[in-house]
RNA sequence: GGGCCUGUAGCCUAGUGGAUAGGGCGACUGCCUUCUAAGCAGUAGAUCGGGAGUUCGAAUCUCCUCAGGCCCG
Numbered sequence: 001g002g003g004c005c006u007g008u009a010g011c012c013u014a015g016u017g018g019a020u021a022g023g024g025c026g027a028c029u030g031c032c033u034u035c036u037a038a039g040c041a042g043u044a045g046a047u048c049g050g051g052a053g054u055u056c057g058a059a060u061c062u063c064c065u066c067a068g069g070c071c072c073g
Base pairs, nucleotide, nucleotide: 001072002071003070004069005068006067007066010025011024012023013022018056027043028042029041030040031039049065050064051063052062053061
């Protein structure tokens, strides 16, 4: 330098054009308990790595770019 793959909350992950972006762990609050843990109920947190485009509509398709990984030279 070229090619391929990955990027979604603090962490892991589902979602392959129709939308309040779903779930698990974790966090917080309440109930319970003498206290903690466990259990139960609830709350907050991601505009999907960044930008642009296509589309009535984009996490999803296209382009550029950033980061990580693998391969080739």
The prediction has a mean pLDDT of 81. Predicted 3D model of a 73-nucleotide RNA (transfer RNA) from Candidatus Iainarchaeum sp. Its Rfam family is "tRNA". Rfam classes the family as a transfer RNA. Rfam's curators write: Transfer RNA (tRNA) molecules are approximately 80 nucleotides in length.